[in-house]
The part of an RNA shown here (small-subunit ribosomal RNA, 5' domain) has 529 nucleotides and comes from an uncultured bacterium. Its Rfam family is "Bacterial small subunit ribosomal RNA". Its family is annotated with ribosome and structural constituent of ribosome in the Gene Ontology. The RNAcentral record of the full RNA draws on ENA, Greengenes and SILVA.
Context: one part of a larger RNA
RNA sequence: GAUGAACGCUAGCUACAGGCUUAACACAUGCAAGUCGAGGGGCAGCAUGAUUAUUGCUUGCAAUAAUUGAUGGCGACCGGCGCACGGGUGAGUAUCGCGUAUCCAACUUUCCCAUAACUAGGGGAUAAUCCGUCGAAAGGCGGUCUAAUACUCUAUGUUGUCUAUUUAUGGCCUCAUAUUUAGACGAAAGAUUUAUCGGUUAUGGUUAGGGAUGCGUCCGAUUAGGUAGUAGGCGGGGUAACAGCCCACCUAGCCUACGAUCGGUAGGGGUUCUGCGAGGAAGGUCCCCCACAUUGGAACUGAGACACGGUCCAAACUCCUACGGGAGGCAGCAGUGAGGAAUAUUGGUCAAUGGACGAGAGUCUGAACCAGCCAAGUAGCGUGCAGGAUGACGGCCCUAUGGGUUGUAAACUGCUUUUAUGCGGGAAUAAAGUGAUUUACGUGUAUAUCAUUGCAUGUACCGCAUGAAUAAGGACCGGCUAAUUCCGUGCCAGCAGCCGCGGUAAUACGGAAGGUUCGGGCGUUAUCC
Numbered sequence: 001g002a003u004g005a006a007c008g009c010u011a012g013c014u015a016c017a018g019g020c021u022u023a024a025c026a027c028a029u030g031c032a033a034g035u036c037g038a039g040g041g042g043c044a045g046c047a048u049g050a051u052u053a054u055u056g057c058u059u060g061c062a063a064u065a066a067u068u069g070a071u072g073g074c075g076a077c078c079g080g081c082g083c084a085c086g087g088g089u090g091a092g093u094a095u096c097g098c099g100u101a102u103c104c105a106a107c108u109u110u111c112c113c114a115u116a117a118c119u120a121g122g123g124g125a126u127a128a129u130c131c132g133u134c135g136a137a138a139g140g141c142g143g144u145c146u147a148a149u150a151c152u153c154u155a156u157g158u159u160g161u162c163u164a165u166u167u168a169u170g171g172c173c174u175c176a177u178a179u180u181u182a183g184a185c186g187a188a189a190g191a192u193u194u195a196u197c198g199g200u201u202a203u204g205g206u207u208a209g210g211g212a213u214g215c216g217u218c219c220g221a222u223u224a225g226g227u228a229g230u231a232g233g234c235g236g237g238g239u240a241a242c243a244g245c246c247c248a249c250c251u252a253g254c255c256u257a258c259g260a261u262c263g264g265u266a267g268g269g270g271u272u273c274u275g276c277g278a279g280g281a282a283g284g285u286c287c288c289c290c291a292c293a294u295u296g297g298a299a300c301u302g303a304g305a306c307a308c309g310g311u312c313c314a315a316a317c318u319c320c321u322a323c324g325g326g327a328g329g330c331a332g333c334a335g336u337g338a339g340g341a342a343u344a345u346u347g348g349u350c351a352a353u354g355g356a357c358g359a360g361a362g363u364c365u366g367a368a369c370c371a372g373c374c375a376a377g378u379a380g381c382g383u384g385c386a387g388g389a390u391g392a393c394g395g396c397c398c399u400a401u402g403g404g405u406u407g408u409a410a411a412c413u414g415c416u417u418u419u420a421u422g423c424g425g426g427a428a429u430a431a432a433g434u435g436a437u438u439u440a441c442g443u444g445u446a447u448a449u450c451a452u453u454g455c456a457u458g459u460a461c462c463g464c465a466u467g468a469a470u471a472a473g474g475a476c477c478g479g480c481u482a483a484u485u486c487c488g489u490g491c492c493a494g495c496a497g498c499c500g501c502g503g504u505a506a507u508a509c510g511g512a513a514g515g516u517u518c519g520g521g522c523g524u525u526a527u528c529c
Base pairs, nucleotide, nucleotide: 001528002527003526005525006524007523008522009521012381013380014379015378016377018374019373020339025337026336027335029334030333031332034081035080036079039078040077042074043073046072047071048070049068050067051066052065053064054063055062056061088292089291090290097217098216099215100214101213102212103211104210107209108208112205113204114203115202116201117200118199119198120154121153122152123151130143131142132141133140134139160185161184162183163182164181167178168177169176170175190197191196192195218264219263220262225255226254227253230252231251232250233249235247236246237245267289268288269287270286271282272281273280274279294315295314296313297312298311317328318327319326320325345371347370348369349368353367354365355364356363357362384415385414386413387412394406395405396404397403398402420466421465422464423463424462425461429456432453433452434451435450436449437448439446440445441444473518474517475516476515477514478499479498480497484513485512486511487510488509494501495500
C1' cells in the first nucleotide's frame, strides 16, 4: 500500500459499487418454465344467447329452475415448440481442462436468411369422455366411442444417398469440385378472417457446437522405474465425424533424470494487489471457458442432454402409511437450523432490457430492473463564517501577593442556511410499444393524428419559510516516529511491534492537563506485496 474481512471505541447525510471466504452440511414454506383454441376432439368451471317450466303478474318485463357447445372462452386431455437458454456452485479435475496458435479434403447445426422444386391418394389406432373395477394413498387395470399439423401405407422425385461409368480441372496421401449415362433407395400437413401463416426435399449462408495438433500451465526423488488394449499394423464394427473408441489376428513395442509413474495441493483465463522495474502473490464481484446438481451408475427423447426444478437402477438420509406400499432432493430467489470471528428481505414490478410460446393481442419470466438491511469499501457534502482581550471564569503548571498556558477559544455583536424541519411545485427513464383512423409506396412496411401503457414515485430535483439552529471522535506523545509536564504506584499493578520500561523524583505503568496526528471515522488482529 491492499482486503468479499472480523473485533474495539465512535457515528450527520448522499451517490456508486459490494455482502456465507466456514459445512458441495441438512432443509419447513412460497415462488423460480411455460405457451399455442389461427393443429385437434371436446365442455369441468365462468360469461352470453336460445328453448321449456314455475312465480311475481299488465299484452310485456323481471326473477328462479332445468335443457342446449349455439357463441365468447377454456380446467384437464391429444398434438406442436420450448424446457440443453437463462440462474447457481467450485466438489472433482495437474487434464487438449484452460490460454494461445494452427488444422478438419474427417464432422453436425432446431429456429433464422437466400435460392430451386414440390405440397398427390389412402388406412388403422389412441388419450380425454363414458362404464366397470383394484388400492389407505401414490397410482393402476379392463371395456366402449372418437379427432388431429399424432401414427402409418402407396405415389411422384428438383436435388440428395449408394453402386457402376465418361470427361476435365485442382489439390494435401486417402481425395475434392464440375460433368455423361444406367440402376437402386428416399418427402410432405394442414389452418383460418382468402390473404397470410405453415409443411417437405436439397444447396448455400448465419449462428452454435464436435474433433485433432504445436507451445505454455503448482509442490515433492525421504516417489525411479511405469505400461498388455499397453505402442503400432492389417481387416472389420461403431460414430455426425477421426481414432484401440471397440473387436479378431500379427508385430513388440511405448513413456522416462529435459523427471515417467506415484503422492500432495488446485477449477483455468481475461484480470486484481504490490513493486521504478524485473518479479512476487491472488483468481471474491464482472466477462469467457470447463465441471457438477444428495452419492454412484445408465440410457431414453431430441437439432442439441447422457439433462439442477426429466426417466430408470442402486446407496445413505428425511417424511407419509390402513404395514401391503409410497414420496422427496434450495450448489435457483427469499427464508430456517447447524457450523463459524463473520456475510442481508420468506419485499415490488414485468414499466424498461432480454428470453420462451403465439399471426397478433397477450401469457409466463426470483433472468432483469427496482426497493429494504449493513461505515463492509470508494467518492462527495456538512457539523458554521466574520469581528471580538478587560487575554474573563474554571482547569493545569511554575522560581507562586506574581506569571505562563488552555486562548479569539468562550461570552458578546453581525452574517449565512449547504444540511435539517415544515409547506408548495414536480420530472426524464416511452425517441419505444399497443389500439383506432388516415396517407404513401404497393400487400406489409413507413408517415401523420387521436387515445392509451411508469414498478421505482409524488421519488429525484426546484422554490419558499424557520433558525446556528440537527451533526466529532479515535489513536498516540522513551527511540525507531510528529507530539511533555504534574500526580499516583514502587520489579507491585501493569506496558510492549523491536529495543526495552517499572525496585520512591517513571517524558515508557494508571489518571489529569497540554500537545501531535488522522477524521465520519480511528485503532487492533489476520493475510499478500